Annotation: Transfer RNA from Nadsonia fulvescens var. elongata DSM 6958, 74 nucleotides, folded computationally. The RNAcentral record of the sequence draws on ENA and Rfam. The prediction has a mean pLDDT of 80.
[in-house]
RNA sequence: GGGCGUUUAGUGUAGUUGGUUAUCACGCAUGAUUUGCAUUCAUGAGGUCUCUGGUUCGACUCCGGAAUCGUCCA
Numbered sequence: 001g002g003g004c005g006u007u008u009a010g011u012g013u014a015g016u017u018g019g020u021u022a023u024c025a026c027g028c029a030u031g032a033u034u035u036g037c038a039u040u041c042a043u044g045a046g047g048u049c050u051c052u053g054g055u056u057c058g059a060c061u062c063c064g065g066a067a068u069c070g071u072c073c074a
Base pairs, nucleotide, nucleotide: 001073002072003071004070005069007067010026011025012024019057028044029043030042031041032040050066051065052064053063054062
């Protein structure tokens, strides 16, 4: 330098033919249970879907460019 792929909550992830409120687990907060802790149960908070531009009535999803990380080739 070139090819292919990755990017979604604090962490790890689901999300196919574009459609009304973006999923789950762990973690976190509150409450119940306990003398207390842990476990368990209930409820809740937490998201610029990497950035930018475009297509569309409507974009995490499609298209262009940039960035990040991984891998392969040279």